[in-house]
Molecule: Bacterial RNase P class A
Organism: Polyangiales bacterium
């Protein structure tokens, strides 16, 4: 200089004035006077979870999630280690990583040919048929090269393509081919290592069926719904009536949520029409798997133990503004200082501070984004 988009902390302070929301306290009131008032993401609402209601939620379908092993955690799709695969020289970093001989289905262009076979150039054998060259020495025979047709053989090689029927090398063969044989790669048996996912080593089998499951499906585990506008409890009002359907055990309608069976409650339940009361107040609500320091354990996620803190609870929703100081950061100038010099200290002036704001509570993710600090790595010089 670049670079690992590693890592870690902070998210200006203080004071005056003027405002806003609860809160306690004095006051007959008007009001005073005291204390308190967002975040690392509060936000997206993507997972987990605690509360909490429902008739504790049985069975089938359908339907959603997860898919390597192992730990962590109240749980998790999440953290944290590890395997395996991929990228990058490297620090690092990514990975929806179960089945492709169950079964449907697709593989565009371009290529012969995309899953079942095939052959376009080429390569080789043979026939023919023109041409030509050589030898014998003559109505012609023999041999060879080449151009071309037919017909067979081949998948070495060219060419297409993300992908081409294992790869590369030698025999070998008319020319080729796992034909054979070493290396590697793959199945599949078996040792040895590891809690395992894997791993290594030997043996065997010439290799038999290319890929796509973020294509439908298969397989394996999980999942009852709904949500604080959940729920309690309190206030006020209570009324009734009219018309039509429908129903009372042959059961209408509810509980039930995507549908059914079951299970349970049931005598009224649905429309129009006109009509009363009420659209409020408590509580739930904030001390919790809390949160800092310190200590032990454990590579780590995390886990004990001790102390010590606790600090918004609002319901159209407050948390703001100005002003001065000081402090950070960039710039511009310097008759100060160090320094050859680049620059560094220091002084004056000036401008900048991000994303963004609770709404029942936690844990995670993922998005925004501002600064300052630390570790690596990799290149060039010295």
């Nucleotide at each position: 200089g670049g670079a690992g988009c590693g890592g870690u902390u902070c998210a200006g302070g203080c004071g005056a004035u003027c405002g806003c929301c609860g809160g306690c306290u004095c006051a007959u009131g008007a009001g005073a006077g005291c204390g308190g008032g967002a975040g690392g993401a509060a936000a997206g609402u993507c997972c987990g979870a605690g509360c909490u209601c429902c008739g504790c939620a049985g069975g089938a379908c359908a339907g959603a999630a997860u898919g390597c092993c192992a730990g962590u955690c109240a749980a998790c799709g999440g953290c944290u280690g590890g395997u395996g695969g991929g990228g990058g020289u490297g620090a690092c970093c990514c990975c929806a990583a179960g089945g492709a001989a169950a079964g449907u289905g697709c593989c565009g262009c371009a290529g012969a040919a995309a899953a079942u076979a095939u052959a376009c150039c080429g390569c080789c054998g043979c026939u023919c048929c023109g041409c030509u060259c050589g030898c014998c020495g003559u109505u012609g025979g023999c041999g060879g090269g080449u151009c071309g047709u037919g017909c067979g053989g081949u998948a070495a090689g060219g060419g297409u393509g993300a992908a081409a029927u294992g790869g590369c090398g030698a025999g070998g063969u008319a020319a080729g081919a796992g034909c054979u044989c070493a290396c590697c790669g793959g199945g599949c048996c078996g040792g040895c290592g590891g809690u395992a996912a894997c791993g290594u080593c030997g043996g065997u089998c010439g290799c038999a069926u290319g890929g796509c499951a973020a294509a439908c499906c298969c397989c394996a585990u999980u999942c009852g719904g709904a949500g604080c506008a959940a729920g309690a409890c309190g206030a006020a009002a209570u009324a009734g009536g009219g018309a039509g359907g429908c129903g009372u055990u042959u059961g209408a309608g509810g509980a039930u949520g995507g549908u059914c069976c079951g299970u349970c409650c049931g005598a009224g339940c649905c429309u129009c029409c006109g009509g009363g009361u009420a659209g409020c107040g408590u509580c739930g609500c904030u001390c919790g798997a809390u949160g800092c320091a310190c200590g032990a354990g454990g590579u780590g996620a995390c886990u004990c133990g001790u102390g010590c803190a606790c600090u918004a609870g609002a319901u159209g929703a407050a948390u703001g503004a100005u002003c001065g100081c000081c402090g950070c950061u960039c710039g511009u100038c310097u008759u100060u200082c160090g320094g050859c010099g680049a620059c560094g200290a220091g002084g004056a002036c000036g401008a900048g501070a991000a994303c963004a704001g609770g709404a029942c509570u936690c844990g995670g993710c993922u998005u925004a984004c501002g600064a300052a600090c630390u570790c690596u790595c990799c290149g060039a010089c010295c």